[in-house]
Molecule: transfer RNA
Organism: Desulfosarcina sp. OttesenSCG-928-A07
RNA sequence: AGGCACGUAGCUCAGGGGGAGAGCGCUUCCCUGACACGGAAGAGGUCGUUGGUUCAAAUCCAAUCGUGCCUA
Numbered sequence: 001a002g003g004c005a006c007g008u009a010g011c012u013c014a015g016g017g018g019g020a021g022a023g024c025g026c027u028u029c030c031c032u033g034a035c036a037c038g039g040a041a042g043a044g045g046u047c048g049u050u051g052g053u054u055c056a057a058a059u060c061c062a063a064u065c066g067u068g069c070c071u072a
Stems, first nucleotide, its partner, number of pairs: 001071007010024004018055001026042005048064005
């Protein structure tokens, strides 16, 4: 320098045009003498960034940034 993959909640990840989600973690309540387990409720997201396409973009396109791998 070129190619490929990935980037979504604190962590691990799903979702591939119209509702942003799961598990774990966190908070509150219930349970207990107390803790753990268990039960109920809740908070937490500019979907890496910018631009474009579209009535509508996490999703499609382009550029760019970061990480990993491959080639030279």